[in-house]
RNA sequence: GAUAGAGGUUGCGCGUUUCAUCAGUACCUUUUCUGAUGUGUCAGGCACAGACGAGGGAGCGGGAAAGGGGAAUGCGCCGAAAGAUAAAAUUUCCGUGAGAGUUUUGUCUUGGGCAUGCAUUUAAGAGGUGCAUGACUGUCAUCUGUAUGUGGAUGGGGCGCUAUC
Numbered sequence: 001g002a003u004a005g006a007g008g009u010u011g012c013g014c015g016u017u018u019c020a021u022c023a024g025u026a027c028c029u030u031u032u033c034u035g036a037u038g039u040g041u042c043a044g045g046c047a048c049a050g051a052c053g054a055g056g057g058a059g060c061g062g063g064a065a066a067g068g069g070g071a072a073u074g075c076g077c078c079g080a081a082a083g084a085u086a087a088a089a090u091u092u093c094c095g096u097g098a099g100a101g102u103u104u105u106g107u108c109u110u111g112g113g114c115a116u117g118c119a120u121u122u123a124a125g126a127g128g129u130g131c132a133u134g135a136c137u138g139u140c141a142u143c144u145g146u147a148u149g150u151g152g153a154u155g156g157g158g159c160g161c162u163a164u165c
Base pairs, nucleotide, nucleotide: 001165002164003163004162005161008078011077012076013075014074015073016072017071018070019069027062028061030059031058032057033056034055037049038048039047040046041098042097043096044094045093081110082109083108084107085106086105087104088103089102090101091100092099111137112136114134115133116132117131118130119129120128121127139156140155141154142153143152144151145150
């Protein structure tokens, strides 16, 4: 240098089906009260709707979806993947400013899952993300014990570890 592997049955990611939640919410028709604003992410602009009643309150009727989650299953894998940041492209009414989403590239961080706390996201006590703490687990280094199967202590990180060529 090349090739092949391991960590876990709650390793990681993507897809499909289904179930619950989202939610009797958003939204729509209609009745009534009030009476001038409301919507398009925010500002500015522009556009649309509006006394043939905006918006808000109350009532009757109808009534979702996306994202996220559980289960089953298929596929791709072991920097699998995740996050932060910069640039480019693209979407969001606008050849404006900011924000948000998606993709690609570069740099940096993280071995892995779990629990707890804080922050953030979300409809959410679910889940995700970041930080901190804790034990567990895998691997290597050093030291130590040993029946030579391996036990214990400390520490490091995946550009690592093991095997073969």

Notes: Lysine riboswitch aptamer from a mouse gut metagenome, 165 nucleotides, folded computationally. The prediction has a mean pLDDT of 79.